[in-house]
Order: sequence, then structure tokens, then C1' cells
RNA sequence: CCGUAGCUCAGCAGGAUAGAGCGUUGGUCUCCGAAGCCAGAGGUCAUGGGUUCGACUCCCAUCGGAC
Repeated sequence: CCGUAGCUCAGCAGGAUAGAGCGUUGGUCUCCGAAGCCAGAGGUCAUGGGUUCGACUCCCAUCGGAC
């Protein structure tokens, strides 16, 4: 300094249902595929606690990783 979806990451001067790309599943298309298009699934935001009306976001501890 970092930890957010299977992977790569965004988000965060605290605010309502947590997002993107890739991947994946189904459909469409095709002679079959790929590409394109449409739709869907997938997350205890590392863990525990605190502050607050409200925490991914602030504070503390712990765990893991990089230097």
C1' cells in the first nucleotide's frame, strides 16, 4: 500500500436495489461453428468489533498479499 463476481478492476468528501469488461448459461443467427445481438445467473464488498439514523466507504483489531 492492497483485499469488491470465476478473472481483471471501478466505485467510496458516508445516502437508499453494489457496478463494468472478460468469462459463463440460455436464446437469436448459421449447414455447423465463430463473431454480432438479446436475456440471465453469479458478491456474507477478507474476518470480527466500534462510530452513525445510515458503513464497501470512517476508526480499531485480526488474517492474507505486495514492496

Annotation: The RNA shown here (transfer RNA) has 67 nucleotides and comes from a chicken gut metagenome. The prediction has a mean pLDDT of 80. It matches the Rfam family "tRNA". Rfam classes the family as a transfer RNA.